């Protein structure tokens, strides 16, 4: 040059008004008890800082991390 960046972790969500799933996390139910299941729940400056728009995680810019080419 190119790609990624969303919850502790892996990722989905590509303009629409509350941002999701799953494993983790916490209560609970079962059980003699532990696992396993089953419910119920907590966690989010959508990497940063500007633009555009009536409205941005989503489009445009530049920066910042990572990772690949060259």
């Nucleotide at each position: 040059g190119c790609c990624u960046g969303u919850a502790g972790c892996u990722c989905a969500g590509u303009g629409g008004u509350u941002a999701g799933a799953g494993c983790a996390g916490g209560g609970g139910a079962c059980u003699c008890a532990u696992a396993a299941u089953c419910c119920c729940u907590u966690g989010g400056u959508c990497g940063u800082g500007g633009g555009u728009u009536c409205g941005a995680u989503c489009c445009c810019c530049a920066c910042c991390a990572g990772g690949c080419c060259c």